Annotation:
This is a predicted structure of an 87-nucleotide RNA (c-di-GMP-I riboswitch aptamer) from a Desulfuromonadales bacterium. Its mean pLDDT, the model's own confidence on a scale to 100, is 89. Lineage of the source: Bacteria > Pseudomonadati > Thermodesulfobacteriota > Desulfuromonadia > Desulfuromonadales.
RNA sequence: CAUCUGUAAGGGCAAAUCCAGCGAAAGUUGGAGGCGCAAAGUCACCGGUCUAAAGGGCUCCGGCCCCACGACAGCGGGAUUGCCAGA
Numbered sequence: 001c002a003u004c005u006g007u008a009a010g011g012g013c014a015a016a017u018c019c020a021g022c023g024a025a026a027g028u029u030g031g032a033g034g035c036g037c038a039a040a041g042u043c044a045c046c047g048g049u050c051u052a053a054a055g056g057g058c059u060c061c062g063g064c065c066c067c068a069c070g071a072c073a074g075c076g077g078g079a080u081u082g083c084c085a086g087a
Base pairs, nucleotide, nucleotide: 003087004086005085006084012037013036017032018031019030020029021028022027035074041080042079043078045077046076047075048072049071050070055066056065057064058063
């Protein structure tokens, strides 16, 4: 330095929930919290999932249906970067 593995040590991240904010919503930011995670670091390229404002169609005028240009990296694949230890 490269590959594989994850028992140790030092650590790291932070689920649900609660509070405040942003957002139409999904969700997200900060604080508390800690379910868990060897990439639960980063990236929306592929698949998947969620929402449906705007738009379109229908309507018994109550609403209903379709749809990402939105979101999810802690859904999977992929790309990329990386601590320590052992082989």